Context: one part of a larger RNA
């Protein structure tokens, strides 16, 4: 001088960066004290405050120690170590779990609670060629699918189409029945062209025939869907109104530039001297929306966003030591 790990740093104090990543800080223990919100349990250790080693006396003492007074040391009295920094607002998931062994912990799985549907027992489902075995030595408060995701308010319309349940009148419809006919054979007639009994062998029409298809209902917490365009109020704009077109029906509640907003750093406020994040509205939803849940929400969370204290070499802007490696030279 490099590079790794420790320790220290004047003023300042996130100015660093994608991000306060790293690092300082905070800290056991006693006593005071603590708010919006709240599912009254919680939030809470909130937050903020004070104390603290020795010794001598008093007091009380459950004998563990408390109070009280007065005094001693040192830079420091929880004298080392080990031990929460916290506050505020927002997505998102209720919550404790689970998870991509070896780049992902997560807002993904699960989940208690919701629903909807199959199963009546030799059960429905699975599994195996089969006997047989799970299910279950259970019995609809049971078991297996699928969906949703605590709780609180709620969960609109729409059965045309695909699915699924039920229905059988009519249509189609196979394998079987059924056999009208027809063809090939020849006894035998022949007008010498051909016609043909019985049997036999090939062929086959009508007509009878199941589910299932078409039909006809009902299901959406089944898969799914939930409109255009045009006018119109005494300033303007706007359109509570009307027309019309098309549909199974045309998005109800609530939410709304959103984990969803392209134009777009949409626009008003709020924070900052200064804000493409951020919060709080506004609604012009490109292309929210109700269990492929929809708004909310206390507690949670090594989750994500954005502010704030306090903190620091993250940074201004670098310096010093100390320990090891490298490299140089012996």
């Nucleotide at each position: 001088u490099u590079c790794g790990c420790g320790g220290c740093u004047a003023a300042g104090g996130a100015a660093c960066u994608a991000g306060g990543c790293a690092a300082a800080a905070u800290g056991a223990c006693c006593c005071c004290g603590u708010a919006a919100c709240u599912u009254c349990g919680g939030g809470a250790g909130a937050a903020g405050g004070g104390g603290a080693g020795c010794c001598c006396g008093a007091u009380c003492u459950u004998c563990g120690g408390a109070u009280c007074g007065g005094g001693c040391c040192g830079c420091a009295g929880a004298g080392a170590a080990a031990u929460g920094a916290u506050c505020c607002a927002g997505g998102c998931g209720a919550c404790u779990g689970u998870u991509u062994a070896u780049c992902a912990a997560a807002a993904a799985c699960a989940c208690a609670g919701g629903g909807c549907u199959a199963u009546g027992c030799u059960a429905a489902a699975c599994u195996g060629c089969a006997a047989g075995g799970u299910g279950a030595c259970g019995u609809a408060u049971a078991u297996g699918g699928c969906c949703u995701g605590a709780c609180a308010c709620c969960u609109g319309c729409c059965c045309g189409g695909u699915g699924c349940c039920g229905g059988a009148a009519g249509g189609u419809u196979a394998a079987g029945g059924g056999g009208g006919g027809a063809g090939c054979u020849u006894a035998u007639c022949u007008u010498c062209g051909g016609a043909g009994a019985a049997g036999g062998c090939u062929u086959g029409a009508a007509c009878c025939g199941a589910a299932g298809c078409c039909c006809c209902g009902g299901u959406a917490a089944a898969c799914g869907g939930c409109g255009g365009c045009c006018g119109u109020a005494a300033c303007u704009a706007u359109a509570a109104c009307g027309g019309u077109c098309c549909u199974a029906a045309g998005g109800u509640a609530g939410c709304g530039a959103a984990a969803u907003u392209c134009c777009u750093u949409g626009u008003c406020g709020g924070g900052u001297a200064a804000g493409u994040u951020c919060c709080g509205a506004c609604c012009u939803g490109c292309a929210c929306g109700a269990a492929u849940g929809g708004u909310g929400c206390a507690a949670c969370g090594a989750u994500c966003u954005g502010g704030a204290u306090a903190c620091u070499g993250u940074c201004u802007c670098g310096g010093c030591c100390g320990c090891g490696a490298g490299c140089u030279c012996g």